[in-house]
RNA sequence: UGAUUUCUUCGGAAACGAGAGUAUCUCUACCGGCGGUGACAGCCCGCAAGCCAAAAGCUGAUUCGUUGCAAUUACGAAGCCGACAGACAGUCUGGAUGGGAGAAGAAAUGA
Numbered sequence: 001u002g003a004u005u006u007c008u009u010c011g012g013a014a015a016c017g018a019g020a021g022u023a024u025c026u027c028u029a030c031c032g033g034c035g036g037u038g039a040c041a042g043c044c045c046g047c048a049a050g051c052c053a054a055a056a057g058c059u060g061a062u063u064c065g066u067u068g069c070a071a072u073u074a075c076g077a078a079g080c081c082g083a084c085a086g087a088c089a090g091u092c093u094g095g096a097u098g099g100g101a102g103a104a105g106a107a108a109u110g111a
Base pairs, nucleotide, nucleotide: 001111003109004108005107006106007105008104009103010102015028017027018026019025029091030090031082032081033047034046035045036044042080043079050058051057062078063077064076065075066074084094085093086092
């Protein structure tokens, strides 16, 4: 240094705004899990959460320009998206003092 096992901790953000009048409408504002990708990603690839008895399966969204060897990731501009239940919710309430991709650390074993 890498491998295996065990343990500990951590592990999702955002409107008490205005109108209307009673939370879901309109306007404005605001938010962005984890791993990967030559370079920093909500919208490139994958994972988790969710649906489903379970497996299988399903599950959102981006373009243009600039720099650069290299960026749908940076910078500039203009857009778009948002699980389930609650009669219409990304921001409220609930399942959830839950689960979780994973991250950090410790110990042991062996090379």
This is a predicted structure of a 111-nucleotide RNA (FMN riboswitch aptamer (RFN element)).
It matches the Rfam family "FMN riboswitch aptamer (RFN element)". Its family is annotated with FMN binding in the Gene Ontology.